[in-house]
This is a predicted structure of a 152-nucleotide RNA (FMN riboswitch aptamer (RFN element)). The sequence was found by an Rfam model in a public genome assembly. Its mean pLDDT, the model's own confidence on a scale to 100, is 81. The model forms 100% of the base pairs in the Rfam consensus.
RNA sequence: AGGAAUCUUCGGGGCAGGGUGAUAUGAGUAUUCAUAAAUUCCCGACCGACGGUGAUGCUCCCCUUGGUGGUAGCGAGUCCGUGACCUGCGUUUGCAGCUGAACCGGUGAGAAUCCGGUACCGACAGUACAGUCUGGAUGAGAGAAGAUAAGU
Numbered sequence: 001a002g003g004a005a006u007c008u009u010c011g012g013g014g015c016a017g018g019g020u021g022a023u024a025u026g027a028g029u030a031u032u033c034a035u036a037a038a039u040u041c042c043c044g045a046c047c048g049a050c051g052g053u054g055a056u057g058c059u060c061c062c063c064u065u066g067g068u069g070g071u072a073g074c075g076a077g078u079c080c081g082u083g084a085c086c087u088g089c090g091u092u093u094g095c096a097g098c099u100g101a102a103c104c105g106g107u108g109a110g111a112a113u114c115c116g117g118u119a120c121c122g123a124c125a126g127u128a129c130a131g132u133c134u135g136g137a138u139g140a141g142a143g144a145a146g147a148u149a150a151g152u
Base pairs, nucleotide, nucleotide: 001152005148006147007146008145009144010143017043018042019041023036024035025034026033027032045132046131047122048121049082050081051080052079057074058073059072060070061069062067063066077120078119086097087096088095089094102118103117104116105115106114124135125134126133
C1' cells in the first nucleotide's frame, strides 16, 4: 500500500383549520331534544428510507486568469436498483414470489433529475373506511460512518 475478517455507532417524515355525525350517554309518551363523538368520511393541510445516475448543472477551493485543475458541498417520492411489510417453502443465516405513482410547458446542442405548472402514489392488524393515530416495533433493515486487522 491493500482490505479477508471482526467489532462499535448511526440508520423515516407527516392531518394546521373547517364540515358531517356512525355510535354512546342522559331526558322524554315520543319519528323528539341535549351533550359527547372520525388525525379513518368530506373540504383542506402535511410528509418523502437507502444506493446509483446527476444535463458539459449550481456553489466552493486551488493555481495563475483560462485551466482537459481539485472533486469539497448541493442536486429524482413517481428513471434504474435496494429495503421494510405481505405470501409460500425452509426454519440457523435464508430461498423464491409479491413489491405504488408523471405528465405538460420553459431553457438548452442535449432534460427521466434543472426551472415553472398541474397531477399522482404510499404494507399488514386495530378502530367510524387511516401514507400521517395505535400496534407488531426498545424489532428488522437497504445502507452510512468509524475502529482493529490476516494472507499478500